[in-house]
RNA sequence: GUACGAUAAUAGCAAAACCAUUGAAAAGUGGUGACGCAAAGCUAUAGGGGCUAAGGUGAAAUAUAAAUCUAUGCCAGCCAGUUGCCGAA
Numbered sequence: 001g002u003a004c005g006a007u008a009a010u011a012g013c014a015a016a017a018c019c020a021u022u023g024a025a026a027a028g029u030g031g032u033g034a035c036g037c038a039a040a041g042c043u044a045u046a047g048g049g050g051c052u053a054a055g056g057u058g059a060a061a062u063a064u065a066a067a068u069c070u071a072u073g074c075c076a077g078c079c080a081g082u083u084g085c086c087g088a089a
Stems, first nucleotide, its partner, number of pairs: 004087002012037002017032006035077001041082003047079002049075003055070002
């Protein structure tokens, strides 16, 4: 240095649920709370995958109107990329 990851040390993050709040939703943020995590740090048009569908589409001469399709909205605690702490076997 690379790989690897202890019943080691030091520090850290925080699932579900509930409350508040933003949002059309997915989801975000704050509080309580710990299921877990050696990257559960960071990166979301420009790797793959997943979630949602307001608007658009559907939709016609006009009005009303569903399924459907669609990201310009999200997820890094799905894989991935990238940076990084510690050091027993």